[in-house]
Order: sequence, then C1' cells, then structure tokens
RNA sequence: CGACCAUCCCGAGCGGCCGAGAGAUCUGGCUCUUUGACGCCGCAGCAACCAUCCGGACUCCACCGGAGAGGUGCUACCGCCAGAAGCGAUGGAGA
Repeated sequence: CGACCAUCCCGAGCGGCCGAGAGAUCUGGCUCUUUGACGCCGCAGCAACCAUCCGGACUCCACCGGAGAGGUGCUACCGCCAGAAGCGAUGGAGA
C1' cells in the first nucleotide's frame, strides 16, 4: 500500500506528564471531562489473532483440543446508540 481472510455485546487500571476538549467521519441523541478527560510514558493486568510446544486424527497440510506467553493487540459506555456513507480498528496473509 491496496485486491483477500477472520474478529469487533466476554474480559482486564493504577501512577507520572500535559492542559481542553474527547467517544473514527456527517446528522441527531447519550456519555466522559479542570475532582484533569483525550493523548504520551511507566508499571500492572486481560485475551489468545500469529508464532512455539504437546496431544487427537492424519502420508503431509488443512482440522480439533490443551499449555505457557515470544510478536502484536486491548484495558468507560456493543465500533457508545440510531440513521447515512460502507467507513474504521485489530490480527493474519500478500506485494
């Protein structure tokens, strides 16, 4: 980067810095926020997408179950809700 696949009502917060908006876009609601939100950093935690290992099955792969947690991710509200636009986020795979 854009054509692909999967997921997006479970779960998991403290501290420091900053200082006014934030919850992706538009409209309408609702909510959070100077008792410091959002964001950044640190630590802690949650989960198990990929990788690793074990078992089942198996010629192998695909598939099913499990372990720990290496690479990511996530830790207000269902992607906050409805409508619109089919957009966005994360992981995998690919170039």
This is a predicted structure of a 95-nucleotide RNA (SAM riboswitch aptamer (S box leader)) from Crystallibacter degradans. It was read from a public genome assembly, where an Rfam model found it. The prediction has a mean pLDDT of 83. Taxonomically the source falls in Crystallibacter (Bacteria, Bacillati, Actinomycetota, Micrococcaceae).